The RNA shown here (c-di-GMP-I riboswitch aptamer) has 77 nucleotides and comes from a Gammaproteobacteria bacterium. The model forms 95% of the base pairs in the Rfam consensus. The sequence was found by an Rfam model in a public genome assembly.
[in-house]
RNA sequence: GUGAUCUAACGGCAAACCUGCUGCAAGGCAGGGACGCAAAGCCUCCGGUCCCGUCAGGGGAUAGCGGGGUUGCCAUA
Numbered sequence: 001g002u003g004a005u006c007u008a009a010c011g012g013c014a015a016a017c018c019u020g021c022u023g024c025a026a027g028g029c030a031g032g033g034a035c036g037c038a039a040a041g042c043c044u045c046c047g048g049u050c051c052c053g054u055c056a057g058g059g060g061a062u063a064g065c066g067g068g069g070u071u072g073c074c075a076u077a
Stems, first nucleotide, its partner, number of pairs: 005075001012037002017032006035064001041070003045067003048062005
């Protein structure tokens, strides 16, 4: 220096639910709130699931469903 991650330290994110706004919907945004998360940072490339539309082709959502890509904090055995 790199990789891994048992144990720490400084911190980080924010499920359900409630309120407001927004969308045909799935859902999203903001505030409150914490179920949890070592990438629960980012990206729809692949699969899954959900919504919309079409004769068909398709479009959208979910990155906290999984895979993959990419970047990052600390540090002992």